This is a predicted structure of a 74-nucleotide RNA (transfer RNA) from a Candidatus Altarchaeales archaeon. Its mean pLDDT, the model's own confidence on a scale to 100, is 84. Its Rfam family is "tRNA". It is annotated as a transfer RNA. RNAcentral holds the sequence, with entries from ENA.

This record gives sequence, structure tokens and C1' cells, in this order.
RNA sequence: GCCGCCUUAGCUCAGACUGGGAGAGCACCUGGCUGAAGACCAGGGUGUCGCGAGUUCAAAUCUCGCAGGCGGCA
Repeated sequence: GCCGCCUUAGCUCAGACUGGGAGAGCACCUGGCUGAAGACCAGGGUGUCGCGAGUUCAAAUCUCGCAGGCGGCA
């Protein structure tokens, strides 16, 4: 230098192929229980879907560019 894949909650990831409700587990917060804590029970998503632009009535999802990470070729 070229090619491919990945980037979504604090962490690990699903959802994308086929455009329309943003989610799961763990962690965390609040309350209950306890002498206290853990466990358990009830409640709570805490988010610019990496960034920018485009297409569209509508974009996590499609297109382009950029950034970061991983791998391959040279």
C1' cells in the first nucleotide's frame, strides 16, 4: 500500500442479510428481608447503535467517506 471482518447499555453480545417496537445475560441503582452483609423477592435501561454525510415518509439496519481494533496479502 491492497483486501476482508468488527465497532449497539458499565462488561460480553443479539438484532442488520429482509428499513418501521432498541434488547438479553452479568454488573449496577432503589425498596423489602437481615443485628449487618450475602443470598433471595419487587421495581428501575442507565444508550448520540464509533463519527460525518447521503437515500428514504422513516436508518442500528441501505450507500459513501473518516476514525479505531483484528486478520490476510505484499